[in-house]
Context: one part of a larger RNA
Molecule: large-subunit ribosomal RNA, domain IV
Organism: bioreactor metagenome
RNA sequence: CCCUCCGUAAGGAAUUCGGCAAAUUAGCCCCGUAACUUCGGGAGAAGGGGUGCCUCGUUAGGGUGAAGCGGCUUGCCCGCGGAGCCCGAGGAGGUCGCAGCGAACAGGCCUAGGCGACUGUUUACCACAAACACAGGUCUCUGCUAAAGCGUAAGCUGAUGUAUAGGGGCCGACACCUGCCCAAUGCCAGAAGGUUAAGGGGAAACGUUAGCUUCGGCAAAGCGUAGAACCGAAGCCCUGGUGAAUGGCGGCCGUAACUAUAACGGUCCUAAGGUAGCGAAAUUCCUUGCCGGCUAAAAACCGACCUGCACGAAAGGUGUAACGACCUGGGCGCUGUCUCGCGGAGGGACUCG
Numbered sequence: 001c002c003c004u005c006c007g008u009a010a011g012g013a014a015u016u017c018g019g020c021a022a023a024u025u026a027g028c029c030c031c032g033u034a035a036c037u038u039c040g041g042g043a044g045a046a047g048g049g050g051u052g053c054c055u056c057g058u059u060a061g062g063g064u065g066a067a068g069c070g071g072c073u074u075g076c077c078c079g080c081g082g083a084g085c086c087c088g089a090g091g092a093g094g095u096c097g098c099a100g101c102g103a104a105c106a107g108g109c110c111u112a113g114g115c116g117a118c119u120g121u122u123u124a125c126c127a128c129a130a131a132c133a134c135a136g137g138u139c140u141c142u143g144c145u146a147a148a149g150c151g152u153a154a155g156c157u158g159a160u161g162u163a164u165a166g167g168g169g170c171c172g173a174c175a176c177c178u179g180c181c182c183a184a185u186g187c188c189a190g191a192a193g194g195u196u197a198a199g200g201g202g203a204a205a206c207g208u209u210a211g212c213u214u215c216g217g218c219a220a221a222g223c224g225u226a227g228a229a230c231c232g233a234a235g236c237c238c239u240g241g242u243g244a245a246u247g248g249c250g251g252c253c254g255u256a257a258c259u260a261u262a263a264c265g266g267u268c269c270u271a272a273g274g275u276a277g278c279g280a281a282a283u284u285c286c287u288u289g290c291c292g293g294c295u296a297a298a299a300a301c302c303g304a305c306c307u308g309c310a311c312g313a314a315a316g317g318u319g320u321a322a323c324g325a326c327c328u329g330g331g332c333g334c335u336g337u338c339u340c341g342c343g344g345a346g347g348g349a350c351u352c353g
Stems, first nucleotide, its partner, number of pairs: 001348008010339002014337001019334001027051005036041001038173001052095005061087004068080004072075001096100001108332007115324002120132002136171007148157003174319004179249003184246002186242005193237003199231002205225004211218002250268005277311001278308001289305001291303003
């Protein structure tokens, strides 16, 4: 010097990103307990008091229940009976120590906010969370040989279930709610018209040559090449619907008898221009916004304001009791975290063997 542990004057978080670590608290009995609340809770809230031993004392009281006696329905019966054994608060008096849950085991507490309702689950080996799940909400598919899934198939799961069932998506207790846009994309419905494949259909044309010829050529049938019109499904176009489908939810100018602001007006654009609620927020760039609170002092925190760079309603919005080894702010208690060190124990390191 390192590790593990014990103690420490005065101060008591001045330490530090941060009370990290340590300390405090601690069992049992009694008293006593707030806001808030889903009336269960919050609660061991908080905050107090008591606690050993001896005597009264075989305390009060309670449990168990033998012998014996009686009864009859003779039984592992019923009743009376109380021996013995065990448990045992409360009270009074006394007594010892610094200290009586004398050691050990053994909650520190309060308060405000964020997120997630909750108990659960998770990155075996850097993340335990605000992530996942969850009851519950909603949309959608599925009529049974179901939909969906696995498999080349046979077949199996779904399910020996049957729409109060099963699959999938999103949201995520509960409370109050969930606005506008169907132009685009998706999905659903429709079938008049347009477009449209294979296929059907075979016109015109061309090659070939019997024949005809004005010798230039024309040209039947057959065979071959080539294929027009027309017929022809879904789809697409089209017509509608649909947002707890993918998604989206404006700009400029003017205006009120101080000023400022603009309930009001004008204009351009759009499918429609963000409703309720919330808001410098796990979202705010400017920003340490501004005001108030807390502090001696506040980039933090809480409450407001709204100029929302770039909240917003099931990628849910806003609240919310309870819960949390979650995150953040404040306080009480307590402490070697610190002022600022020091002393001690054990084990290493080191020296010698």